About this RNA:
Glycine riboswitch aptamer, 101 nucleotides, folded computationally. The prediction has a mean pLDDT of 76. Rfam family: Glycine riboswitch aptamer. Its family is annotated with glycine biosynthetic process in the Gene Ontology. From the family's description: This family represents the bacterial glycine riboswitch. Glycine riboswitches usually consist of two metabolite-binding aptamers domains with similar structures in tandem. The aptamers cooperatively bind glycine to regulate the expression of downstream genes. The sequence was found by an Rfam model in a public genome assembly. The model forms 83% of the base pairs in the Rfam consensus.
RNA sequence: CGGAGUAACUCUGGAGAACCCCAUUACAUCCAGUAAUGGGUGCCGAAGGUGCAAACGCUGAAAAGCGCUAAUCUCUCAGGCAAAAGGACAGGGGCACGCAU
Numbered sequence: 001c002g003g004a005g006u007a008a009c010u011c012u013g014g015a016g017a018a019c020c021c022c023a024u025u026a027c028a029u030c031c032a033g034u035a036a037u038g039g040g041u042g043c044c045g046a047a048g049g050u051g052c053a054a055a056c057g058c059u060g061a062a063a064a065g066c067g068c069u070a071a072u073c074u075c076u077c078a079g080g081c082a083a084a085a086g087g088a089c090a091g092g093g094g095c096a097c098g099c100a101u
Base pairs, nucleotide, nucleotide: 003099005097009093010092011091012090013089018041020040021039022038023037024036025035026034027033042081043080044079048077049075051073056067057066058065059064
């Protein structure tokens, strides 16, 4: 000098599901309505979290049991269901760090 890896940070993309119903308060007030808070029903899975298959380990003669254990699977606790925000994940940049040549 070049190569591959990678946390923070940064740029881009990024799905699903009622902007449903009720009450209170405030605003407005002829009516319609708007906002905040609380509650109800239905629904979604891609922040976070729960659960576990094989393999492996242990016990056992065996059957089997126990331990360990992943996900975008599962549950829906949390979160979410117009837009915005958030968003697993993917790609680009990237100080620093160690690695190989």